A computed fold for a 72-nucleotide RNA from Thermocatellispora tengchongensis, annotated as transfer RNA.
Taxonomically the source falls in Thermocatellispora (Bacteria, Bacillati, Streptosporangiales, Streptosporangiaceae).
Its mean pLDDT, the model's own confidence on a scale to 100, is 81.
It matches the Rfam family "tRNA".
The sequence is in RNAcentral, with records from ENA and Rfam.
This record gives sequence, C1' cells and structure tokens, in this order.
RNA sequence: GGGCCGAUGGUGUAACGGGAACACACCUCCCUUGCAAGGAGGCAGAUGCGGGUUCGAAUCCCGCUUGGUCCA
Repeated sequence: GGGCCGAUGGUGUAACGGGAACACACCUCCCUUGCAAGGAGGCAGAUGCGGGUUCGAAUCCCGCUUGGUCCA
C1' cells in the first nucleotide's frame, strides 16, 4: 500500500428495507430468621462518525475512524 470481516444498552449476542429483540447485569416486590437460589414486575439517551439512495435505512451505496485477519 491492497483485499476481506467486524463496530448495536453495563456485558454477550439477535434483528427478509417497515415500530430495535433476548440473556446476563441493575432496581422494586414476593419467598427466607437472614443470604443465595427461585418467582413477579420494571428501568436504561444501544445501532462508531459524516454523507447518499429510498415514502421509509441497524440493514443498501460512498467516504472516514477503529479492531482483527490475509497478501505485498
């Protein structure tokens, strides 16, 4: 220098172009003498940044940043 893959709540991951989901974590309550486990409920400014296409973009296109990998 070039190719490929990735970037989503605190963490780990989902999501045929059509209201961003699940688990854990966290908070409240129940249970217990108490703790843990278990049960019920709840919160959280999560789509790396900037443009473009589209009625509509996490998703498609371009550029950038960053991580990984391969080639030179």